[in-house]
Parts: sequence; C1' cells; structure tokens
RNA sequence: GGAGUCGGCCAGGCAGCCGCUCCCGCCCGCGGGCGGGGGAGGAAAGUCCGGGCUCCACAGGGCAGGGUGCCAGGUAACGCCUGGGCGGCGUGAGCCGACGGAAAGUGCAGCAGAGAGCAGACCGCCAUUCUUCGGAAUGGUAAGGGUGAAACGGUGCGGUAAGAGCGCACCGCGUCGGUGGCAACAUCGACGGCACGGCAAACCCCACCCGGAGCAAGGCCAAAUAGGGGAACGCUCACGUGGCCCGCGUGGUUCCCGGGUAGGCUGCUUGAGGCGGGCGGUGACGCCCGCCCGAGAUGGAUGGCUGCCCACGACAGAACCCGGCUUAUGGCCGGCUCCAUCU
Repeated sequence: GGAGUCGGCCAGGCAGCCGCUCCCGCCCGCGGGCGGGGGAGGAAAGUCCGGGCUCCACAGGGCAGGGUGCCAGGUAACGCCUGGGCGGCGUGAGCCGACGGAAAGUGCAGCAGAGAGCAGACCGCCAUUCUUCGGAAUGGUAAGGGUGAAACGGUGCGGUAAGAGCGCACCGCGUCGGUGGCAACAUCGACGGCACGGCAAACCCCACCCGGAGCAAGGCCAAAUAGGGGAACGCUCACGUGGCCCGCGUGGUUCCCGGGUAGGCUGCUUGAGGCGGGCGGUGACGCCCGCCCGAGAUGGAUGGCUGCCCACGACAGAACCCGGCUUAUGGCCGGCUCCAUCU
C1' cells in the first nucleotide's frame, strides 16, 4: 500500500418565521385563544417465529394435525441468542450446518453394466483335456481392466497353479472395557478376519413442545328500523372459537327472505421500559444502586421559507405493545487475517 473478515456508532445539526398534532395549566364558555412541554426507525419493511393483553370460558383428557431435532446454558418464550462438540468450506482471520434413528417396517436409485442387497463373470488370469493350431470343452478365480454417482473394506508384504483376509502389519468395522469431560464427544487398550452400502430436505420410528381467534380483540354510550315473515329440528335433539371422540356445561338451535344502523367514547401507551455506575459470569445475560418518562393518529399528524455549519446524509413513515430473525441501505471508527514492497 492492497485485499478480506468481524464488531461498534451515526442516520444531518443549529437558529428564525408561518403551518399541523398530543398532553398540562389558565381564559372564553358551541366554536376557540394564550403559555409551557413532546412529536417516526435501525430497519418503522417482510408478516417468518415467540410472547404480553382481550374474548370464547367454569375448560379436562385423548386421537388426528403441526413445530423443533448434537450437548450445556440464557430468556417471559422461541424455530432466537451464547458457549462447546462433530462435520463441511476457506491459505487464514472466519463462515455454514434440515446435526436423533437406515439390523422396526415400506419405498427410491433411470440408463449403462456380468452384477446395485445378502449380487455377480463382459474382457481377462490359471490348471487339465482335445485340437483342423484358428481355437474348443471342463474346472478354479474375482487380484487387473471395463460400465456406472456408487460394485460387498483400503494400502503393503507374504502365499498360491492363478488368485482371494487365504495369512500378517497398519487403517477401517464390531464387541467389551479404561481415562478426561455435567454432556455432546475425545482418547487409549484388549479381543475378533469381520461386511452388515446410499437416501429419512422419502413415507416412517423416537424425543420434546403446541387450545382457538385476534385491537377490524374487547368494553361502554347514543341512534335507527319492521324485536317483521317463513321453514326444519327439539332432551333418543341441538349448541358451546380449527377437525374428530369422551367428559363437562347450556336450553333452545339452525337456515331462507326482507328492513334499519355502521356514529361517538374507550382500549391507547409506565413498559419482560430507557440510560449511567458497581458486582458476578468465558459469554449470552443476571443482581444491586441511582436518574429519566422521549408519538398516540383515525380521509390517518412532522410541511413550507431563510441563514449558517458539515462526515454533503442512502434505505426509507408508527396505527395494541414487546423479544427475535430476514431483507434494503449511505458513512465514520476499531480489532484480526492474508498478499506485495521497503527498512
């Protein structure tokens, strides 16, 4: 100097004038006026997860269904986060993992190939016999070659007619143990020549978790019309917030036609809240002390003008509220890794 990787912070600022909206106080007393204070995000986005809250509702059990899938922790909880193990990618810093089970069962793997699950001899190799000397027959073989994504352990030595775990060494595999670790796992030893592949992001099996609906939830008030007409079932029936069964509860339930209203108030922002410090912990995070109150709209609030500064500001606007993940994006700062050059 270049490239990469991980983490943190910011998201224009200050001032003036006019305009919008919420809260508090005062005045006016239908409207409205004055003063003070506040007014979009790190992702507000996607609606993918998990909750709080409200209702069903006094709400139990099971089946089906769905979700997660190594271990140990964190958390209100999670499919999230932290740490560790194993596997994969990368020179590395780092990153990713749909990471339980294939001797419980079923299924799939086209074509090629001799043969693809308890298989197999195409080309070969060896032995014997025959031979028209081209080869043929019988037997043995799976080391070499070929086909294929994958061929029933790998490498080497010995052995053999030629070969083969046939034997041996090491690796692999299986069984039984030792040591370390909470564990996932790691490592060591003994015995055994030992086949018994892949796919579960195929069905499935196993372990753990899961009522439903959702602020358009729900509550209150006002108003209006036609509390109208008809039909079916009725305790052996019907209804009860996903489906089915049992239980429990209720006594009416369901369907069709027609008419009216759809307005206001609330829920609505003090929270698993934010910031600072200390302590504990590898860490996520927890505990203690102190300070703060940072939007609550509803045809849906932030706009316009001017001046200055500057890192010249991208992606982009709350609608009940939080914890995550994912996606979009401009800039500043720092740690670590690699390459090149110089000293």
The RNA shown here (Bacterial RNase P class A) has 343 nucleotides and comes from an uncultured Ectothiorhodospiraceae bacterium. Its mean pLDDT, the model's own confidence on a scale to 100, is 78. Rfam family: Bacterial RNase P class A. From the family's description: Ribonuclease P (RNase P) is a ubiquitous endoribonuclease, found in archaea, bacteria and eukarya as well as chloroplasts and mitochondria. Rfam links the family to the GO terms dimeric ribonuclease P complex, ribonuclease P activity and tRNA processing. It was read from a public genome assembly, where an Rfam model found it.